[in-house]
Molecule: RNase P RNA; transfer RNA
Order: sequence, then structure tokens, then C1' cells
RNA sequence: AGAGUUAGCCGGGCAGUCGCCGGUUGCCGUCCUUUGUGGCCGCAACGGGAGGAAAGUCCGGGCUCCACAGGGUGAAGUGCCAGGUAACGCCUGGGGGGCGCAAGCCUACGGAAAGUGCAGCAGAGAGUAGACCGCCGCGCCGUCUGGUGCGGUAAGGGUGAAAGGGUGCGGUAAGAGCGCACCGCGCGAGUGGUAACACGUCGCGGCUAGGUAAACCCCACUUGGAGCAAGGCCAAAUAGGGAUCCCAUGGUGUGACCCGCACCGGAUCCGGGUAGGCCGCUCGAGGCCGUUGGCGACGGCGGCCCUAGAUGAAUGACUGUUCUCGACAGAACCCGGCUUAUAGGCUAACUCAUUGU
RNA sequence: CGGGGCGUGGCGCAGUCUGGUAGCGCACUUGACUGGGGGUCAAGUGGUCGCAGGUUCAAAUCCUGCCGUCCCGA
Repeated sequence: AGAGUUAGCCGGGCAGUCGCCGGUUGCCGUCCUUUGUGGCCGCAACGGGAGGAAAGUCCGGGCUCCACAGGGUGAAGUGCCAGGUAACGCCUGGGGGGCGCAAGCCUACGGAAAGUGCAGCAGAGAGUAGACCGCCGCGCCGUCUGGUGCGGUAAGGGUGAAAGGGUGCGGUAAGAGCGCACCGCGCGAGUGGUAACACGUCGCGGCUAGGUAAACCCCACUUGGAGCAAGGCCAAAUAGGGAUCCCAUGGUGUGACCCGCACCGGAUCCGGGUAGGCCGCUCGAGGCCGUUGGCGACGGCGGCCCUAGAUGAAUGACUGUUCUCGACAGAACCCGGCUUAUAGGCUAACUCAUUGU
Repeated sequence: CGGGGCGUGGCGCAGUCUGGUAGCGCACUUGACUGGGGGUCAAGUGGUCGCAGGUUCAAAUCCUGCCGUCCCGA
């Protein structure tokens, strides 16, 4: 110098002017059954104002209402082991498998010897196997190595994604776990490990047990439903409106059914009114720094900080200067994750190969 | 902001639940009947099944992640 891996960070900077959103303080005015640390309007000063994904809404939780979320059936989800966490389908560490020369990366990875189903076409046979070619034996015909019938066989060929352990030796008419050795597989024991699992350990089984569970299913674990347009308060308007139907072993209470619990008439159509304000609304499983326990995710302790809160919805425009000339993109109850989009740049550790010293 | 559905030839739809051949109607092309048009009859063309990845021998169909579009909710 090149190729690459992992982890983390930044996401134009600075200055000025004019605006926008909401906050605090002060002042002027105004309102009152309330005379106040009050409401509203205006002005001034001060300080604050998008992101790493604010996105997709894919998971999990907080919060709110329904019963404090209860029982059964059903349904859905997750799926190697251990831990972390408020919780998770997330994260960390480990095991098995796969990829890479390596650093390292990926992994829906329980059960197919409980049961059921499926496998088109091709092929003799597709799951209690099977015989087209071939090989072998016997009989007959035939007569020069052929035809035919019966039987044996699964080594070889052929079909297929897949053909019911592999290699070798023995054995045989030809063959075959038919027998043996090694490898593989399964079961049991032992040893190590919390466990998943591992083992150049021991014994048993000739192999019975093919694939598919992101097919039904079985096993284990988890899950009540809805969502801030949740929900609560105030004010205004109105009507206790009309018609039809269903009932009291009934109806409603936000996924299905039954029980239970709570409330009490309910459903449909017609006609009409209102659609304003306030709370929820941002201090939170919060951030930063230090220390400490742990391999780590993370936890404990101490100190410091307050950092958007709108409801037609705020971050903009202009000027100057500078650089590497700026990507993806903008909060709407909040938080932890995942996924997706993203110009360019920086830092640290590590790997491979070549050359030079 | 929240909830739900759909995507298959040019257009409108089946097929997806239960995986093996992608089909129907209209339209389009060619030919015949007609003097010509329309119409009828016969034959035919045309599909990355929205995109990407995975499971499987095999995916429009099953699973996951994106993209587009439509509907509903005070």
C1' cells in the first nucleotide's frame, strides 16, 4: 500500500436580520355572585423548539375503560439450553448445524419407533416395497449360442427430488446383513457440564426407525378484549320525538361459545339538535458522568441535568463567511425492541495475502 | 392517529382455505359468410400471478419483510 471483519460515533459549522410554536417573569388594559398566587387581550425581556430512523405499525409493555381479568372449550402465538429484562417473537452467553483460508458471519433448531394425510409426471415398484433390462438354475424347442415357460435374485443398468445403510472380504447357481471387520445409525449405562450437549469409554441391537409438522396433529410455555377518536370534566342545544318489531328461562356490557359477574328494557327505520372548551400531555422502566458486581446482556450505589407538546397543527426565509458542498427523511399519549430508507465522513480492535525494511 | 381489506393477460374476475396443468368473459389478431359495415362461426396471440427472501422434490397458493391502492372509525 491492498482486500476484508467487528464495534462505536457524526449526519454541515459559525455570525446576523425578520418571522412561527409553546413556556417563565414583568408591565398596561379588561372581565367578575368569585377581587385572586384568577381568566382573557396586548407589549417587553429571558431562555427552549424534531430523528437515528420521528417511518412501517411488525412484536412487547406502561396508561385508560370494560369485573379486581375469574373458570371451561376453542383460537392464536412462541419453540436447542441458560441468563437479562417491566415485558417480548428482543438482547447476551453457550450448544448443534452450515458458510468462509481467516478475523468472523448465518441459523423458524421440539417431536416423523401417538395417530392421520400428501408425494403430480416418469418409473416394474413411492412406503405392510418392487422386477423393465440384466444375472443365475431347471424344463422344452432349437442347433451354435438363440427363443420360450417356470422359479430364484437385487450386485449392475434404467426412472425419479427421493428406490428401504456404506466400503471390503467371505459366501453363493447367481445374489443378498446371509456371515464377519471397519464406518454410520439406534437403545442403555458411565464420565464431564446448571443445561442444551459432548466423549478415541463400555454393553446391546443386523438395521427394524426414508421425506414432509412455514400439512393436520402431539408436547411444553405464553396470551381476556379494545384502544388517547382510550377515558374523564365543564358548557351549549334538545324531546321524556314518531313508527315497526322482539321479549322478561330476556337484553346489553367491543374477537367466538358456555358459566360467572355488573347493569337494566333492547333492536331497526324516519325526522331533528350539537360537533365548543379543559384535562389526559409529557419527569420518564429519563439522560449524562463516576464507581462497583458480572465473560456479557444488565444490575447496585453516588453526583449533576430538565431537554418540543401542537389541534389546520410550530423549526422557515434572507444575508455574510467557511468546508469534504450536505443522504434518507419530519414529532401528535409515552417507552423497550425489530424491520426498512440513508450522500458522505471519523475512531478503535482484529484477519488474510503481497512487497519493502 | 388507529383499525381492516385487496393486488392474477389490455379491462373485469375465478383459482389461494386443501401446494403439482394458470383459467373464464369482454377486448385484440387472422380466416370464412356479406357488394361493404355490423353480426355470427372457426382458429390463434397475449400473464415477471405487486417486489424480495425462505420452507418444500415442487409455491399464484405456505411463512417472513417491503411496495402500491381502497375502505372504516369522534